[in-house]
RNA sequence: GACGAACGCUGGCGGCGUGCAUAACACAUUCAAGUCGAACGGAGCAGCAAUGCUUAGUGGCGGACGGGUGAGUAACGCGUGAGCAACCUGCCUUUGCGUGGGGGAUAACAGCUGGAAACGGCUGCUAAUACCGCAUAACACAUGGAGACCACAUGGUCAUCAUGUCAAAGAUUUAUUGCGCAAAGAUGGGCUCGCGUCCGAUUAGACAGUUGGUGGGGUAACGGCCUACCAAAUCUACGAUCGGUAGCCGGACUGAGAGGUCGAACGGCCACAUUGGAACUGAGAGACGGUCCAGACUCCUACGGGAGGCAGCAGUGGGGAAUAUUGCACAAUGGGCGGAAGCCUGAUGCAGCAACGCCGCGUGAGUGAAGAAGGUUUUCGGAUUGUAAAGCUCUGUCUUCGGGGACGAUAAUGACGGUACCCGAGGAGGAAGCCACGGCUAACUACGUGCCAGCAGCCGCGGUAAUACGUAGGUGGCGAGCGUUGUCCGGAUUUACUGGGUGUAAAGGAUGCGUAGGCGGAUAUUCAAGUCAGAUGUGAAAAUCCCGGGCUUAACUUGGGAACUGCAUUUGAAACUGGGUAUCUGGAGUGCAGGAGAGGUGAGCGGAAUUCCUAGUGUAGCGGUGAAAUGCGUAGAGAUUAGGAAGAACACCGGUGGCGAAGGCGGCUUACUGGGCUUUUACUGACGCUGAGGCUCGAAAGCGUGGGGAGCAAACAGGAUUAGAUACCCUGGUAGUCCACGCCGUAAACGAUGAUUACUAGGUGUGGGGGGACUGACCCCUUCCGUGCCGCAGUUAACACAAUAAGUAAUCCACCUGGGGAGUACGGCCGCAAGGUUGAAACUCAAAGGAAUUGACGGGGGCCCGCACAAGCAGUGGAGUAUGUGGUUUAAUUCGAAGCAACGCGAAGAACCUUACCAGGUUUUGACAUCACGUGACGAACUAAGAGAUUAGUUCUCCCUUCGGGGCACAAAGACAGGUGGUGCAUGGUUGUCGUCAGCUCGUGUCGUGAGAUGUUGGGUUAAGUCCCGCAACGAGCGCAACCCUUACCAUUAGUUGCUACGCAAGAGCACUCUAAUGGGACUGCCGUUGACAAAACGGAGGAAGGUGGGGAUGACGUCAAAUCAUCAUGCCCCUUAUGACCUGGGCUACACACGUACUACAAUGGCAAUUAAACAGAGGGAAGCAAAACAGCGAUGUUAAGCAAAUCCCGAAAAAUUGUCUCAGUUCGGAUUGUAGGCUGCAACUCGCCUACAUGAAGUCGGAAUUGCUAGUAAUCGCAGAUCAGCAUGCUGCGGUGAAUACGUUCCCGGGCCUUGUACACACCGCCCGUCACACCAUGGGAGUCGGUAACACCCGAAGCCUGUAGUCUAACCGUAAGGAGGACGCAGUCGAAGGUGGGAUUGAUGACUGGGGUG
Repeated sequence: GACGAACGCUGGCGGCGUGCAUAACACAUUCAAGUCGAACGGAGCAGCAAUGCUUAGUGGCGGACGGGUGAGUAACGCGUGAGCAACCUGCCUUUGCGUGGGGGAUAACAGCUGGAAACGGCUGCUAAUACCGCAUAACACAUGGAGACCACAUGGUCAUCAUGUCAAAGAUUUAUUGCGCAAAGAUGGGCUCGCGUCCGAUUAGACAGUUGGUGGGGUAACGGCCUACCAAAUCUACGAUCGGUAGCCGGACUGAGAGGUCGAACGGCCACAUUGGAACUGAGAGACGGUCCAGACUCCUACGGGAGGCAGCAGUGGGGAAUAUUGCACAAUGGGCGGAAGCCUGAUGCAGCAACGCCGCGUGAGUGAAGAAGGUUUUCGGAUUGUAAAGCUCUGUCUUCGGGGACGAUAAUGACGGUACCCGAGGAGGAAGCCACGGCUAACUACGUGCCAGCAGCCGCGGUAAUACGUAGGUGGCGAGCGUUGUCCGGAUUUACUGGGUGUAAAGGAUGCGUAGGCGGAUAUUCAAGUCAGAUGUGAAAAUCCCGGGCUUAACUUGGGAACUGCAUUUGAAACUGGGUAUCUGGAGUGCAGGAGAGGUGAGCGGAAUUCCUAGUGUAGCGGUGAAAUGCGUAGAGAUUAGGAAGAACACCGGUGGCGAAGGCGGCUUACUGGGCUUUUACUGACGCUGAGGCUCGAAAGCGUGGGGAGCAAACAGGAUUAGAUACCCUGGUAGUCCACGCCGUAAACGAUGAUUACUAGGUGUGGGGGGACUGACCCCUUCCGUGCCGCAGUUAACACAAUAAGUAAUCCACCUGGGGAGUACGGCCGCAAGGUUGAAACUCAAAGGAAUUGACGGGGGCCCGCACAAGCAGUGGAGUAUGUGGUUUAAUUCGAAGCAACGCGAAGAACCUUACCAGGUUUUGACAUCACGUGACGAACUAAGAGAUUAGUUCUCCCUUCGGGGCACAAAGACAGGUGGUGCAUGGUUGUCGUCAGCUCGUGUCGUGAGAUGUUGGGUUAAGUCCCGCAACGAGCGCAACCCUUACCAUUAGUUGCUACGCAAGAGCACUCUAAUGGGACUGCCGUUGACAAAACGGAGGAAGGUGGGGAUGACGUCAAAUCAUCAUGCCCCUUAUGACCUGGGCUACACACGUACUACAAUGGCAAUUAAACAGAGGGAAGCAAAACAGCGAUGUUAAGCAAAUCCCGAAAAAUUGUCUCAGUUCGGAUUGUAGGCUGCAACUCGCCUACAUGAAGUCGGAAUUGCUAGUAAUCGCAGAUCAGCAUGCUGCGGUGAAUACGUUCCCGGGCCUUGUACACACCGCCCGUCACACCAUGGGAGUCGGUAACACCCGAAGCCUGUAGUCUAACCGUAAGGAGGACGCAGUCGAAGGUGGGAUUGAUGACUGGGGUG
C1' cells in the first nucleotide's frame, strides 16, 4: 500500500459498486421452460347461426441456451500459435431444382378392469406437417474407365463417360409461409501438433494394449479407440513413475523495474449437478430443474409398493469470526415458441438490508477580551483550555414542510417512481467520533498505584516523585469513521536474472582419474540454427495509460488512441556464437639429449642403542620423586667385563632443504617402476580446460585371519597427591604399535584459501637446470621451474593478502542463507561390527557470530616502588581490670557506625540535666517564631496541696518615646508552630578510602570507515608524567615540586616581666642566654669519576645543615548508590488533644558468653626504703580561677591567706637517675576483689562519681594458631600539661627527658605504578560459565500393539445398458393369388460392465503401558 474481510468503540446524507471465502452439508415452501389451434382429430364454453374462445391428447420447435458451483483435474485441462489432403453443423443467408400419386395404424375418446397410491391393462372407433411403400431426380453418394492440373507422405481439385441408389407436407387464403434434394456461406463445435503451465529424489526406474505393424471392427472424423495375430519395443536424470497441492486464463494487488502473491466481482475456456455407472432421443447431451440401474439419505404407504435431488432465485437448519429479501416488473436489453397478436423468462431491469469498499457533501459563517464562569495546573504572581463560549450580525448545503415534475420510449406501453431534478417557506435548529502522546513517530503535565495492578509492534516500562500502567486536563493525527487482528507484496541486494557470497562471520568436496554436460586457439570459405532489421497475421472485449465526452464534481460511465514487451509466417544481413569444408602452429602431446630427488613396490645387508639370557668381578643397596612409597635386591640386585638372542627404529648429515595428487615419504645396496624439470624444435595438428553421477587412492584409531612381540603403552593393578582423585606424578602392565592378506573411509584430511588460463611495481634468501662473459671450479649478468620472507598499487568489515593474491579478468565444478534442536530422528544405500553417507521437522530464543577498540582481570611476562617481605626492636593473642561492640536480657536497656576504611568511633567527659528510650502524671495556637485584635501588666516574695509539672491564695507593681508609637507580658480565636518521625538509594554541605599513589585530561594537527589512537609510547634518569634525548606531533591545564608554618646556624634591629662580665641589694647595662621581627644561608653552586658532549648518579671539599636537611599544612580526574536526614540545611511522605510539649522516677552502667582497643603485671635492666637536694625540661592553664607560705591531719584534705587577668604570681613537685636492702619465692613480685573508717564535688553519690587510710591479697611465672607497630632523636621507656568539666580518664590531644638494634637484598606474601600479552569478563574474576541429579510444563523419536483413511492389485458376484448371437413367442404397411418371405419386437444366451464381497501387501494419520534424548523454567 491492498482486502469478497472479521472484531471493538462510534455513526448524518447521497452516488456507484460489492456481499457463504467455512459444510460440493442437509433442505420445508413458492417460483426459475415453455410455446404453437396458421399441423391434427376430439371435448367443453359462448352464440340463433356464421363463428369465436379454452385446451387434456397426437404432432412440431425449444428443454444441449440462459443461470449456479469449483468437488474433481498437473491434463492438449488451460494459454498461445499452427494444422485437419481425417471431420460435423438445427435455426439463418445465397443459389439451383422439386413438392406427383397411394397405403396401414394409433393416442385422445367410449366400455370393461387392476392398484392405497404412483401408474396401468384389455376391447373398440378416429385425424394429421405422426408413420410407410411407389414414381421422378443430379452439380449427391457408390463402383468402374480414361484425362488435365496441383501437391504436403498417405494424396487433392476440376472436367467427363457408364452402371446402380436415395426425396418431399401441407396450412391459412388476394399476399405469404412451410416441406424435400444439392451446392456454397456464416455460426457453433470435434480432433491433432509446437511451446508454456506448482512442490517433493527421504518417489529412480516405469509400462502388457504397454510401443509398433498387418487384417478386421467402430466413429462425424484420425487414432490401440476396440479386437485377432506378429514383433519387443516405448518413456526416463533436459526428472519418467509415484506422492502432495491446485480449476486455467484475460487480469488483480504490490514493486523503480525484474519479480512475488492471488485468480472474489466482470469476461473467455473447462469440469460438475446427491455418489457411481449406462445408454436413449436429437443437428447438438453420455443431458442441473430427461430416462434406466446400483449405493447412501429423506418422505409417503393400505407393507404389496412408490416418490425425491436448490453447486437456479428467494428462504430454512447446520457449520462458522463472518456474508443480504421467502420483494417489484417483464417498461428496457436479451432468450424460447409463434405468421402475428402474444405467452413464458428469479436471465435481466429495479427496489430492500449491510459504513463491506470507493467517491462526494454536511454537522455552520463573520464578529466578539471582562481574555467571563467552570475545569486543569501553579514557583500562588500566574499559565492554559481560549475567540473557544456567551453576546451581536448573517447564511440555508444536507435535513423538514408545501408545490411542480422528467430522460430512459422518434406511435402506444415505465417496475424503478411522485424517484432524480426545479421552485417556495421555516429555523443554527436534527447531525462527531476514534486512536495516540518514552524512542522509532506528530503530540506533556497532574493525580492514583508501588515489580502490585497492568502495558508492550521492537527496544522496553512499573520495586514511593512513572511524559511508558489507570484517570483527568491539555496536545497531535485521521475523520463518518477510527483502531485492532488476519493475509499478500514492499522495505529485504535477507535466494542476489537485474543484484550476494565461501582465509577468520554460514559456506571449497580429503585427493586424483574420468563419463555425460558446460566452455574453448589462428586463417580462409560456405550455410543461416542462434542473433539483428523490415513486412504481414494474430495477440477477443473489458482492464491499464494518454487525449476527449456524459452524470453539478468525483467515484462511475463512455469515444478515440497507445500498449498488450508474446507467438507464427515471410523477405533480407552475415560481424559474433553455432554447423560444414580446407589450412596453420602459438595451446596440448610425442621423439632425441641432459640432469635432481626421503616418489612407489619387492628382496638382501649394516651398525649404535634398549631389553632379556649365560658366565666372571663385586657388595648393599638400586630405582624413583617436589618429597616419597609401591617395585627390584644378601636365593647377590644396581655397577662393570665378555659372549649370545630377539624385535623395532634408523643419531650425526638435516636445512621454513627435496619428492609426491593428497594421505605421506628419511640407514645402505639392488631389481622393477611412476611423475616433474631443462635444452633442442624433428613429428601430430586443437587432440584442450573443467567435471554432476562413477571409479581410484586415502593418517591415526578400530575390525577379521595367521604370524611376531625388544621398547613404548589405552584398559587394568599398586603407590603417592588430594576434602575426594575413577586424573596429572611414580612402579608395573594387556590389547595395540610391527609383518602378510582383507575390511573400514573418517581427521583442525588446514594454507581452515577448488581446478585451469592470462595480465598487473619492486627487494632479498634458498633448491634444481640452461645461457652469456671470463684464464677461471669462483664472482658477475641473464633465463626457466620450485620453495620462503618483506613490500607498492589494488582488495578487505577489520585482521590481513599482495606474481605461490584474498588484485584484475575468463571457464567449469562444489558449497552457504540467524542460533539452538542436530549432523540428531525416520527412511534409503554401504559396512562383519564399530559406524559411515544422504539428511529433516515439531518446538524454542532475539540473538548466535567475526574483526578490532578501551578498560578490568590472569596461580601471563618485563621494569619499578612502599616497614610489603627480609634483618631487627617492642608488642597483641594467655591473666586481672578499664573501655567499645556483638549477643542475650529488659518496661527501656535511645539512635547511628560494620572488612581494610565499624568496635577508648559520633561522645573534648550519661548521678539530675544532657536524653533522643521506658513507666506514670499532665497539656493542646502549644516549650519556641511571625501576623492581626483587645488588655496593662509581667514579675518578685510568702502561704497551702502535690513526687513534681502544676493549681489556689495574699502582698507589692510597668519601662522608653521624636507622643505617631515601641518594648514586655496576658486572654481568646485562627492562619500556623513543632517532630532526634521515614527515606544518605531523592539531595546540598562535610568527611573517610584508594593515596601524597603519580597520575588524570584538553586544544590544534596527524592516522583510522569507526570505537579510538598519537601526544602520555621508546632510551636513560628521578621521590615524582622529575628532567634529558629521540619521535607526527606541537602546545596547554589539574596534579608533582616550589611558594606557607615550624625546627636546626648566623647576622641586623628591638629589648621587659628576661639576662648579668657588677661580692649582695638597688641601680645600671643589653656583651651573653632568651624573646620576636626582618634578613642571610643550600643551588648538585664547586672539584673529580661515570654517563651520550644530556639529564643525572657516585665520591669529595667547604659548611650549622648536602642532594625534597627533619616535621607539618596542602589530597588531581575519579572509585566505593562508602558515611552522615541524630551537627546543620533540604525535596517528598507521615503525626497534629500527638510520633509535638512539660514533670518525677527509671534506663542508656543489665550479664552465661564472644570480639576489638588499652592499662597494670608476671619481677632483680626489678620491688621497697632512704638519700639530698647536689640535679636537669618543654609546652600549657589560671578570676564563680590558679593559689604560694604557715598551721592541723598518717593521708585524701581542711583552716587561713600573700601574689597574679600573668616572660612578673600560682599550678609546680618533673620521672626515670644515685645509695642501701631484698636473693628467685606466687615472694618485700602482682595488685584485682572485699570489709571498715574517712575526705571532696554537687539540690542529690542507692541504682551510678572520684580520692585517702587501715585490713584483705585473686588471676598471673612472658602467653597456641595467628597477628600489629616501627628505619633515628625513630622504636622502646619516663613523667608533665591541656580541652571537655560542679565532680569524674587506664581515653584523646600535645610536651619534653633518657635513648637503641637492623636493612644482605627484592625470590616470595600484601598493596600500588608503567609497558606488553591472552580473554567467551564490561555489575568487569566476589566475573563468566559446563554437565549430572531433583521438580514442573511442552513438543518430539522408539514401542507389544490397537483403530481409521487413501490409491492400486488378485479373485468372486454381477444391476442397468450398448453390442454380438439365437428363430422360443408375437407381428399392420413392403413382396407374394396363397403358403410364406423380407423386416421388426419380446424372450434367451454371451463379452464388457458400476456398486458390493474376500485377500495379501503398499502408503498415510490417530492412539499406546513403557522408554530415549531435546527445549523452557
Molecule: small-subunit ribosomal RNA
Organism: uncultured bacterium